[in-house]
Source information:
Predicted 3D model of a 367-nucleotide RNA (Bacterial RNase P class A) from Chitinophaga niabensis. Lineage of the source: Bacteria > Pseudomonadati > Bacteroidota > Chitinophagales > Chitinophaga. It matches the Rfam family "Bacterial RNase P class A". The family's RNA type in Rfam is ribozyme. Rfam describes the family as follows. Ribonuclease P (RNase P) is a ubiquitous endoribonuclease, found in archaea, bacteria and eukarya as well as chloroplasts and mitochondria. Its mean pLDDT, the model's own confidence on a scale to 100, is 78. Of the family's consensus pairs, 98% are formed in the model. RNAcentral holds the sequence, with entries from Rfam.

RNA sequence: CGGCAAAGCCGCGCUAUCGGCUUUUUGGAAACAAAAGGCAGGAAAGUCCGGACAGCAUAGGGCAACGCACCACCUAACGGGUGGGGCUUUUCGCUUCGGUGAAGAGAACAGACAGUGCCACAGAAAAUAACCGCCUUCCGGGGUAAGGGUGAAAAUGUGGGGUAAGAGCCCACGGCAGAACCGGGUAACCUGUUCUGCGGGUAAACCUUGCGUGCUGAAAUGCCAUGUAAACGGUCGUUUGAGGGCUGCCCGCCCGAUGACCGAGGGUAGGCAGAUACAGGUAUUCAGUGAUGAAUGCCGCAGAUAAAUGAUAGCGGUUCCGUUGCAGAACGGGAUACAGAAUCCGGCUUAUAAGCUUUGCCGGGUG
Numbered sequence: 001c002g003g004c005a006a007a008g009c010c011g012c013g014c015u016a017u018c019g020g021c022u023u024u025u026u027g028g029a030a031a032c033a034a035a036a037g038g039c040a041g042g043a044a045a046g047u048c049c050g051g052a053c054a055g056c057a058u059a060g061g062g063c064a065a066c067g068c069a070c071c072a073c074c075u076a077a078c079g080g081g082u083g084g085g086g087c088u089u090u091u092c093g094c095u096u097c098g099g100u101g102a103a104g105a106g107a108a109c110a111g112a113c114a115g116u117g118c119c120a121c122a123g124a125a126a127a128u129a130a131c132c133g134c135c136u137u138c139c140g141g142g143g144u145a146a147g148g149g150u151g152a153a154a155a156u157g158u159g160g161g162g163u164a165a166g167a168g169c170c171c172a173c174g175g176c177a178g179a180a181c182c183g184g185g186u187a188a189c190c191u192g193u194u195c196u197g198c199g200g201g202u203a204a205a206c207c208u209u210g211c212g213u214g215c216u217g218a219a220a221u222g223c224c225a226u227g228u229a230a231a232c233g234g235u236c237g238u239u240u241g242a243g244g245g246c247u248g249c250c251c252g253c254c255c256g257a258u259g260a261c262c263g264a265g266g267g268u269a270g271g272c273a274g275a276u277a278c279a280g281g282u283a284u285u286c287a288g289u290g291a292u293g294a295a296u297g298c299c300g301c302a303g304a305u306a307a308a309u310g311a312u313a314g315c316g317g318u319u320c321c322g323u324u325g326c327a328g329a330a331c332g333g334g335a336u337a338c339a340g341a342a343u344c345c346g347g348c349u350u351a352u353a354a355g356c357u358u359u360g361c362c363g364g365g366u367g
Stems, first nucleotide, its partner, number of pairs: 001363009012316007020039008041338001045349002048347005053217004060251004065213005070084005085109001087106008110208002115206002117202003131148002133144004156174006175198007183190002221273004232263005243255004278300001280299008317336008
């Protein structure tokens, strides 16, 4: 310098014409007109998680179901974030070959002495081990996990004692697990000492433990308004309660007579609030390792409802290709992403052209 990958930032500009939605003001009885202003995003997306808000007992009990799972902190809250601890793993270095130091990466880090299940193939055996081998024998058998081989995994490693042969059976030094204590740390945990134990793994199998979750969802909900049939037929019922609401079930609570359901039929028009001022944005300072918080100043930034935020033309920007040119450059052609609010907010995840920044890998050049 080039290429690739990942993460982050950014997310083309201006002008004219013709429109669209909306706010304020003015005019108008109204329709509408004029002027001024605003008009998609970092993800508006997936609707995955958490809340605000609303309704239902100002949300109650039990069962079931579901979620989460090292520690501390942040936050309205979270399964999100920040910082830390241990574990696994890659590369390099040191090594007494047991480990250990540095840099990086990963995760679904409660429990496998509560119980049940499962562990392909191979192997005698996958967990109350005997195929070969070894010892013993009254030849029926019994003892033995040292040696062999299989496997992802084979009964705590090495050495010694011991024994019929063997074995943590015993001992020394290790490894792992648990408990207690000293020290460090808010804690997870770490260093050390002592004692006890060591007959596998699997909870992304059931399960157990701890903590948490009431259900519904803006088509919530409240208000105004239009129309008709308070008619007809049937069933049930009016406190001995039909039926309905609240959670999947039970309890419990509430409503309930101008009633409920079914049939056939008649009728209609939608509108307002919710709903856009907020866990709001932005700049500076301060506190904190950080997520984040506090103070002060400034700003007001879509609000549609079949759904506006656009279309066309021109000029320019960035970049690629081709031609011309020593070169600056000129001309011609192409590309300019992902995608579009619908109650709001905080996260997560996914998509994203060109450009910029950082990191890693590969290749080349120069010193």